The RNA shown here (transfer RNA) has 74 nucleotides and comes from a Candidatus Woesearchaeota archaeon. It matches the Rfam family "tRNA". Model confidence (mean pLDDT): 83 of 100. NCBI's taxonomy places the organism under Archaea, Nanobdellati, Candidatus Woesearchaeota. The sequence is in RNAcentral, with records from ENA and MGnify.
Formats: sequence, structure tokens, C1' cells
RNA sequence: GGGAAGAUAGCUCAGCCUGGGAGAGCACACCGCUGAAGACGGUGGUGUCGGGGGUUCAAAUCCCUCUCUUCCCA
Repeated sequence: GGGAAGAUAGCUCAGCCUGGGAGAGCACACCGCUGAAGACGGUGGUGUCGGGGGUUCAAAUCCCUCUCUUCCCA
């Protein structure tokens, strides 16, 4: 220098193809249970969906651009 994949909750990730309610597991907080704690049960999402711009009535999702991470080629 060329190419590919990825960036969504504290962590691991799904959702993107085919636009319309932001989610799962673990963790965490509170409550129940217990002499107490763990386990178990109940409740709670805690988030500028990497940044910016565009298209659209409407964007995590489509288009452009930038940043970062990993891998391949040279």
C1' cells in the first nucleotide's frame, strides 16, 4: 500500500440480509427464603447501538466518510 471481518448494557454476544417494540445469558441492585451466607424464586435495563453526515414519515439496520481492533496479501 491492497483486501476481509468486527465496534450494541459492566462482560460475552444476538438483532442488520428483509427499516418501524433495543434484547438474551452472566454480573449487579432490591425483596423473599435462612440463625447467617450460598443456592433458589421474584422485581429492576443500568444503553448518544464507535464518531459525523445523508436518504426516509421513521435508521442499530440502507448510502457516504472518519476512527479504532483483529486477520490475510504484498